[in-house]
RNA sequence: UUUGAUAAAGCCAAACCUGCCGUGAGGCAGAGACGGAAAACCACGGGUCUUUGAUAGAUAGCCGGGUUGCCUUAG
Numbered sequence: 001u002u003u004g005a006u007a008a009a010g011c012c013a014a015a016c017c018u019g020c021c022g023u024g025a026g027g028c029a030g031a032g033a034c035g036g037a038a039a040a041c042c043a044c045g046g047g048u049c050u051u052u053g054a055u056a057g058a059u060a061g062c063c064g065g066g067u068u069g070c071c072u073u074a075g
Base pairs, nucleotide, nucleotide: 001074004071011036012035017030018029019028020027021026034061040067041066042065044064045063046062047059048058049057050056
């Protein structure tokens, strides 16, 4: 630099449910696994969503981009 497997060490955790926070989109924690090779971090571009429409917010598990990184294949 490259591959992402029916291998291997581990990791994350959708929906539903419970509690708390928020007007809301949603967030956090528990429980739980649909999935994930960046489903780690960043709202920079696009998209979607919220409202008290404010050059305000939510979404990184919508896509692109940036930064970092475990195991592994090949060189």

Background
Predicted 3D model of a 75-nucleotide RNA (c-di-GMP-I-GGC riboswitch aptamer) from a Desulfobacteraceae bacterium. Rfam family: c-di-GMP-I-GGC riboswitch aptamer. For this family Rfam cites "Bioinformatic analysis of riboswitch structures uncovers variant classes with altered ligand specificity" (Weinberg et al., Proc Natl Acad Sci U S A, 2017). The source organism's lineage runs through Bacteria, Thermodesulfobacteriota, Desulfobacteria, Desulfobacterales and Desulfobacteraceae. The coordinates come from a structure-prediction model, not an experiment, and the mean pLDDT is 82.